Model confidence (mean pLDDT): 81 of 100.
Predicted 3D model of a 463-nucleotide part of an RNA (small-subunit ribosomal RNA, 5' domain) from Funaria hygrometrica.
The RNAcentral record of the full RNA draws on ENA and SILVA.
The gene name in the source record is rrn18.
Context: one part of a larger RNA
RNA sequence: GAAUGAACGCUAGCGAUAUGCUUAACACAUGCAAGUUGAACGUUGUUUUCGAAUCAAAAUGAAAACAAAGUGGCGAACGGGUGCGUAACACGUAGGAAUCUGCCAAACAGUUUGGGCCAAAUCCUGAAUGAAUAAAAGCUAAAAAGCGCUGUUUGAUGAGCCCACGUAGUAUUAGGUAGUUGGUUAGGUAAAAGCUGACCAAGCCUACGAUGCUUAGCUGGUCUUUUCGGAUGAUCAGCCACACUGGGACUGAGACACGGCCCAGACUCCUACGGGAGGCAGCAGUGGGGAAUCUUGGACAAUGGGCGAAAGCCUGAUCCGGCAAUAUGGCGUGAGUGAAGAAGGGCAACGCAGCUUGUAAAGCUCUUUCAUCGAGUGUGCGAUUGUGACAAGACUCGAAUAAGAAGCCCCGGCUAACUCCGUGCCAGCAGCCGCGGUAAGACGGGGGGGGCUAGUGUUAUUC
Numbered sequence: 001g002a003a004u005g006a007a008c009g010c011u012a013g014c015g016a017u018a019u020g021c022u023u024a025a026c027a028c029a030u031g032c033a034a035g036u037u038g039a040a041c042g043u044u045g046u047u048u049u050c051g052a053a054u055c056a057a058a059a060u061g062a063a064a065a066c067a068a069a070g071u072g073g074c075g076a077a078c079g080g081g082u083g084c085g086u087a088a089c090a091c092g093u094a095g096g097a098a099u100c101u102g103c104c105a106a107a108c109a110g111u112u113u114g115g116g117c118c119a120a121a122u123c124c125u126g127a128a129u130g131a132a133u134a135a136a137a138g139c140u141a142a143a144a145a146g147c148g149c150u151g152u153u154u155g156a157u158g159a160g161c162c163c164a165c166g167u168a169g170u171a172u173u174a175g176g177u178a179g180u181u182g183g184u185u186a187g188g189u190a191a192a193a194g195c196u197g198a199c200c201a202a203g204c205c206u207a208c209g210a211u212g213c214u215u216a217g218c219u220g221g222u223c224u225u226u227u228c229g230g231a232u233g234a235u236c237a238g239c240c241a242c243a244c245u246g247g248g249a250c251u252g253a254g255a256c257a258c259g260g261c262c263c264a265g266a267c268u269c270c271u272a273c274g275g276g277a278g279g280c281a282g283c284a285g286u287g288g289g290g291a292a293u294c295u296u297g298g299a300c301a302a303u304g305g306g307c308g309a310a311a312g313c314c315u316g317a318u319c320c321g322g323c324a325a326u327a328u329g330g331c332g333u334g335a336g337u338g339a340a341g342a343a344g345g346g347c348a349a350c351g352c353a354g355c356u357u358g359u360a361a362a363g364c365u366c367u368u369u370c371a372u373c374g375a376g377u378g379u380g381c382g383a384u385u386g387u388g389a390c391a392a393g394a395c396u397c398g399a400a401u402a403a404g405a406a407g408c409c410c411c412g413g414c415u416a417a418c419u420c421c422g423u424g425c426c427a428g429c430a431g432c433c434g435c436g437g438u439a440a441g442a443c444g445g446g447g448g449g450g451g452c453u454a455g456u457g458u459u460a461u462u463c
Base pairs, nucleotide, nucleotide: 001463002462003461004460006459007458008457009456010455013331014330016328017327018326019324020323021289026287027286028285030284031283032282035074036073037072040071041070043068044067045066046065047064048063049062050061081242082241083240091166092165093164095162096161099159100158104155105154106153107152108151109150110149111148112127113126114125115124116123138147139146140145168214169213170212175205176204177203180202181201182200183199184198185197186196187195217239218238219237220236221232222231223230224229244265245264246263247262248261267278268277269276270275295321297320298319299318303317304315305314306313307312334366335365336364337363344357345356346355347354370404372399373398374397375396376395382390407452408451409450410449411448412433413432414431418447419446420445421444422443428435429434
C1' cells in the first nucleotide's frame, strides 16, 4: 500500500447492489418448512331434489352436491441446513470394465381368470394362457380414441465400482501388518474384489517416510503480487460427510433415510405411576457462549419442484418487503457575485499602525438534485389470451424554501501540516526513534494548518 463475513471509539443526509453466529455439531417454547390424487377404490355423515298403492307421515328406492376418515398409487432419497468426522480414491485432473437405473424418449410383443383383506380396487395371494424358466390392471359418457399396466431391447439421465498422478505438519513417531499378502474352492453382491468362509503358501507396506500423533471437509475460486509465489476456502457453483450420541435393518428404481422404523444411551416433557412423547446443523424466533452477526414479515405474481388428464393444491425452495454505514459504488449538504479586507477570535506590539482567520461571513442575484408535501394515469418492464406479493413502488406533473443534511484523525523525524498559553521526569504521550526535570513545534487547551470525507481513526488477521 491492498484486503476482510470483521469488531470497537467518535460522527452520520439519501437511493442502489451485495453481505450478515467466523464462538457452543450448545440446549430449545411457539408457528410454519411434503404433499397430492374422486379420471384407482369402496365406506360413513350432512343437505337438497325426484319417485312411491294413499289425505298425511314413516319405511323402502333413485339422483345430485358438500364433507370426513380410510384403502391404493406417485412423491417424500429432490429441494433446504451444517462442516462434527475424514490426510483417504474424500476431493481434483485423466482413464477403465465387471454393473444397476423409477419418471422420460424410441421400438416389438402381450394385457385371461378364482379367492382374500369387515367393503371395493390399479392392494395381497393362487391358477391359466403363452416361443417363454414369464408377467400383467384397469379407468373415462356407448363406440372411437386416449391414459395406463406387463415383459424385452436401445437411448438419455442419475448412481455404484476400479485405477495413474496430484492433494497438510511432525523422525523429539522406525518399524508396521495374521484376513494380514497371494492362490484354490465355496458363498455373496446390481457388479470386479479377502467382500466373507474353509484349506494351502508366507507373504505385503516401509528412509521416494510405512505405522503413529497433531491439524483439516476438497475443488472452481477469493485476497495479495510486475512475475514466481504466499495466504485462504464466507456468500455463489460442483463433489463429499453428517442429522441428539452409538448401532441396525425395513420399504423402495434409488436410503441404511434431517421433519421414517427398531434397539441401547444421555437429556427434556407428560402421567391416573401402569406407561408414554420428543429431537431447529429447515425458515423465523428464545436462552446461553461471545468483541460480534438480522424479522416469530408478505406472496406463490415470476422461476423451479411434487402430485394430478386437467382445473388446481402444496412449496420458509424461490421471489419480495423489514433490520444493520457491514462492504462497494453513486448523489447531496448549494451556485454566482460580494473588500467596509466589517465585527469577534488568534498572533504581534510601549502605543498607533500591522499579520491572520478571509470571499470566509453579511448583503445582492439565482437554482431546487436529494429529503418534504400534494396530485395523476387506457400508466412502462417483470405477463403471453388470463394471473402482480413487491406497490403508499418505478414513472410523470406540481408546490415551497438555501431551506432539513459534516465529521473524524493528525501537525518532532519517518510523514503532508506551527504557533501561543498551561504543566514542570508531574500529569501525560508513544507504531519505531523517543518526548516531559521552567520559554515543550512530541503532554493538555486555544488559534491556525494538513489528510480523508458520510465517514474517519484504532485493534485483529493475510499478502